[in-house]
Context: one part of a larger RNA
RNA sequence: UCCAGCGAGUUAAUUUUACGUGCAAGGUUAAGUCAAUUGACGGAGCCACAGUGAAAGCGAGCCUGAAUAGGGCGAUUUAGUACGUAGGAUUAGACCCGAAACCGGGUGACCUAACCAUGAGCAGGCUGAAGCUACUGUAACAGGUAGUGGAGGGCCGAACCGUAGUCCGCAGCAAAGGGCCCGGAUGACUUGUGGUUAGCGGUGAAAUGCCAAUCGAACCCGGAGAUAGCUGGUUCUCCUCGAAAUAGCUUUAGGGCUAGCGUGACGUGGUAGCAGGCAGGGGUAGAGCUCUGUUUCGGACUGGGGGUCGCAAGAUUACCCACCCUUGACAAACUACGAAUACUGUCUGUGGAAUCGUUGCAGUUAGAACGGCGGGGCUAAGCUCGUCGCUCGAAAGGAAAACAGUCCAGAUCACCAUCUAAGGUCCCCAAGUCUAUGCUAAGUGGGAAACGAGGUGGGGUUUCUUAAACAACUAGGAUGUUGGCUUAGAAGCAGCCAUUCAUUUAAAGAGUGCGUAACAGCUCACUAGUCAAGAGACCCUGCGCGGAAAAUGUAACGGGGCUAAGCAUAGCACCGAAGAUGUGAACUUCAGUUUACUGGAGUGGUAGAGGAGCGUUCCUCUCUGCGUUGAAGUUGAACCGUGAGGUUUGGUGGAGCGUGAGGAAGUGAGAAUGUUGGA
Numbered sequence: 001u002c003c004a005g006c007g008a009g010u011u012a013a014u015u016u017u018a019c020g021u022g023c024a025a026g027g028u029u030a031a032g033u034c035a036a037u038u039g040a041c042g043g044a045g046c047c048a049c050a051g052u053g054a055a056a057g058c059g060a061g062c063c064u065g066a067a068u069a070g071g072g073c074g075a076u077u078u079a080g081u082a083c084g085u086a087g088g089a090u091u092a093g094a095c096c097c098g099a100a101a102c103c104g105g106g107u108g109a110c111c112u113a114a115c116c117a118u119g120a121g122c123a124g125g126c127u128g129a130a131g132c133u134a135c136u137g138u139a140a141c142a143g144g145u146a147g148u149g150g151a152g153g154g155c156c157g158a159a160c161c162g163u164a165g166u167c168c169g170c171a172g173c174a175a176a177g178g179g180c181c182c183g184g185a186u187g188a189c190u191u192g193u194g195g196u197u198a199g200c201g202g203u204g205a206a207a208u209g210c211c212a213a214u215c216g217a218a219c220c221c222g223g224a225g226a227u228a229g230c231u232g233g234u235u236c237u238c239c240u241c242g243a244a245a246u247a248g249c250u251u252u253a254g255g256g257c258u259a260g261c262g263u264g265a266c267g268u269g270g271u272a273g274c275a276g277g278c279a280g281g282g283g284u285a286g287a288g289c290u291c292u293g294u295u296u297c298g299g300a301c302u303g304g305g306g307g308u309c310g311c312a313a314g315a316u317u318a319c320c321c322a323c324c325c326u327u328g329a330c331a332a333a334c335u336a337c338g339a340a341u342a343c344u345g346u347c348u349g350u351g352g353a354a355u356c357g358u359u360g361c362a363g364u365u366a367g368a369a370c371g372g373c374g375g376g377g378c379u380a381a382g383c384u385c386g387u388c389g390c391u392c393g394a395a396a397g398g399a400a401a402a403c404a405g406u407c408c409a410g411a412u413c414a415c416c417a418u419c420u421a422a423g424g425u426c427c428c429c430a431a432g433u434c435u436a437u438g439c440u441a442a443g444u445g446g447g448a449a450a451c452g453a454g455g456u457g458g459g460g461u462u463u464c465u466u467a468a469a470c471a472a473c474u475a476g477g478a479u480g481u482u483g484g485c486u487u488a489g490a491a492g493c494a495g496c497c498a499u500u501c502a503u504u505u506a507a508a509g510a511g512u513g514c515g516u517a518a519c520a521g522c523u524c525a526c527u528a529g530u531c532a533a534g535a536g537a538c539c540c541u542g543c544g545c546g547g548a549a550a551a552u553g554u555a556a557c558g559g560g561g562c563u564a565a566g567c568a569u570a571g572c573a574c575c576g577a578a579g580a581u582g583u584g585a586a587c588u589u590c591a592g593u594u595u596a597c598u599g600g601a602g603u604g605g606u607a608g609a610g611g612a613g614c615g616u617u618c619c620u621c622u623c624u625g626c627g628u629u630g631a632a633g634u635u636g637a638a639c640c641g642u643g644a645g646g647u648u649u650g651g652u653g654g655a656g657c658g659u660g661a662g663g664a665a666g667u668g669a670g671a672a673u674g675u676u677g678g679a
Base pairs, nucleotide, nucleotide: 001679002678003677004676005675006674011092012091013090014089015088016087017086018085019084020083021082022081023080026047027046028045032041033040034039051058052057061073062072063071064070095233096232098230102223103222104221105220106219107218113197114196115195116194117193118192119191120190121189122187124156125155126154127152131148132147133146134145135144136143160184161183162182165180166179167178168177199215201211202210203209208217236613237612238611239610240609241608246259247258248257249256250255260364261363262361263360264359265358266357267356271354273350274349275348276347277346278345279344280343286337287335288334292331293330294329298325299324302322303321304320305319306317307316308315309314367392368391370389371388372387373386374385375384376383397408398407399406412585413584414583415582417581418580419579423575424574425573426560427559428558432572434571435570436569437568438567439566445562451546452545455543456542457541458540459539460538461537462536463535464534472530473529474528475527476526478503479502480501483497484496485495509524513522514521586603587602588601589600590599591598592597593596614668616665617664618663619662620661621660623658625657626656633652634651635650636649637648638647639646640645
């Protein structure tokens, strides 16, 4: 991992709702007794028949109250009760499995920790304390030398005890080992035997260490099916409907309770919804600036403050503020205005339960993307919060290469039929290498901004132009004058000023730029000639260009490839889905006829509610059933049923098994790191 078996809403009591049956203003017995398979008796008790009050109590009324008021609950409007079945609730282990833990009583110190008693062990070598002896030395001590001696948690190092480092081992040789190497090795040493200390405890040179491979509280049995708002699992079929991820409260936030939304039953007969008319209130979008605040230009002068002058009166002000007039603006917490929608009421039309009420039973209270309007954030987020909508959730099909939430569209079943939607029509790949007119040259298309640019198409405004424009070339570009001022200088060209003037001219600025210390010099504006027909400036706009760097491999069209098979506009045709249509079939529900037809509407679905069935085991009756002329089981086939399943038959097998009507359940397996066995 697979196969086979086993494996989870049960039972009891009480209660509630629905249905069924009996009796009915009544219904019914319990314990028990007698009889005895099933019955009879038993009326204690319980529920109902009257309520109300806290109660005494009163009573079709009662309570509150001073009340005859008002108000609350009742009567006037009578149906219950017993049993059975089903759905819930409560109490019990209460659908099943699962803790870590808590408590009680015991068992453990043959492992290990410490201690007690009694024994044992420590090759060999080294060092050489005190003391003592001799000599020496001292007044005497002290001291010195040589020897002797044999101390020490002394030294080296086997046994023994240990394990610092490293390598191997890591389902091992081993649930702690092996190799090399290393520490202690007469001691706080090691060790044998016997004994003592016990779990709310012991022991501990102390690591929460050790107390039998178990230790932040041992192990065994019991309380015990502890509890688990948590995780996992929960077994046959078909049919109808079909949610929620919200609100309030919660030691509450991954749990509950009530409401909301679902479903079943009963009732409700122009209800809900939709459309139109009419009548409403509003203060949003927008707009506006009267108010509250913010704010711009100009003006007028009024007032206040500051400055200056003045002894003061007062005057003055290139300062500040407020007010006033005018101009232009801003606002969620501004409004003298003000929609569209939405909402409310009513009328008309449409609309057949989609409404509302009562009641049984739920599930849900982690939601998600997308679009609109807003708040938070950075007008960040696959961000977060609110609201309106939509899809997913619980929705398959087609499109988007692939892609819960986007676009199209809602799958009862069948068909080798037709039409379409989104999206497509060169090939992969179904359908146009379609028609017409343009644009793009960038593979733009097929990723990106500010910004940059004689890319190119379209439109517009305007200037010059055969009285010769634009470009190019030839030539001129002067004089008063070096304008005045300033300045060391300032001569067109550092700077300032200006009536930037005048003269000669075809034309020429008191000068466009380069240049000089200042001049000089080069050039421009402007003018003439040559040439010959268009030239320049600006604005709007279509499509392109640059800006453009990333990590395995092209890799920013799904691919091939495309100059259209790209983009824009207009048009026709076709393809394209489980959509629509057609034909047939099944089911649900309503209506009409009538007892099986016709017609209408329908049949995606998680949690969940409701309905109808299949099968397994056993029991009762039944078929006066089947069976060695072959039961069950098993293995093939055909047929029947929407399905769970059923029937017949061949093989195998070798002794039991079924139909019909009821009843009762240890009643259906693929999942639980399920459990037992096997492979």
Molecule: large-subunit ribosomal RNA, domain II
Organism: bioreactor sludge metagenome